RNA sequence: UUCUGACAAUGGCAAACUGAUCGAAAGAUUGGGACGCAAAGUUACAGAUCUAAGGCCAAAUGGCUAUGAUGGCUGAGCCGCCUUA
Numbered sequence: 001u002u003c004u005g006a007c008a009a010u011g012g013c014a015a016a017c018u019g020a021u022c023g024a025a026a027g028a029u030u031g032g033g034a035c036g037c038a039a040a041g042u043u044a045c046a047g048a049u050c051u052a053a054g055g056c057c058a059a060a061u062g063g064c065u066a067u068g069a070u071g072g073c074u075g076a077g078c079c080g081c082c083u084u085a
Base pairs, nucleotide, nucleotide: 002085005082012037013036017032018031019030020029021028022027035072041078042077043076045075046074047073048070049069050068054065055064056063057062
């Protein structure tokens, strides 16, 4: 430096649910809480998924649409502890 996560060790993060707040919603922030995670660190570039305020269509309760969201959906980029080879 590249790989590995079988055996360890130091630790780290925090799903569902829930209190408060923001948001049209999806969802986010924060407190509690642990399902799990070797990148469940970070980045919306590509794909995928979620929502539809606004806009468009419709006689119609409805449909379409991202400029919104998801990194704990996948890939990819960047950074990183210990360890195997």
Molecule: c-di-GMP-I riboswitch aptamer
Organism: Domibacillus mangrovi